[in-house]
RNA sequence: UUGACGCUAUGCGGGAGAGUCCUCAUCUCACGCACGGGUUGAGGCGCCGAAGGGGCAAACUCCCCAAGUCAAGCUCUCAGGCGCCAGGACCGCAUAGACGAG
Numbered sequence: 001u002u003g004a005c006g007c008u009a010u011g012c013g014g015g016a017g018a019g020u021c022c023u024c025a026u027c028u029c030a031c032g033c034a035c036g037g038g039u040u041g042a043g044g045c046g047c048c049g050a051a052g053g054g055g056c057a058a059a060c061u062c063c064c065c066a067a068g069u070c071a072a073g074c075u076c077u078c079a080g081g082c083g084c085c086a087g088g089a090c091c092g093c094a095u096a097g098a099c100g101a102g
Base pairs, nucleotide, nucleotide: 002102007097008096009095010094011093012092013091014090019045021044022043023042024041025040027038028037029036046082047081048080052078053076054075055074059069060068061067
């Protein structure tokens, strides 16, 4: 000097699942009223899991037991979500930064 693999951040792209259910209320549209549509809020039941969060195996430590450390696309559904929008684990591309093999 060049600086792989992996790491962090940002931008772009892809990205699943499950009721646009029921009741009440508010505003609004049409309207003589009723019925109906939409928005927002509250309550109820059902459901999903890939933001986040919780839990656990083997292995390891100790080693008699017990206990400790410890993962997830597993599991629990606290949170979140169940028309569109948004979000979205994870993946791809690009840029920047740090580390550093060779």
Molecule: Glycine riboswitch aptamer
Organism: Ornithinimicrobium laminariae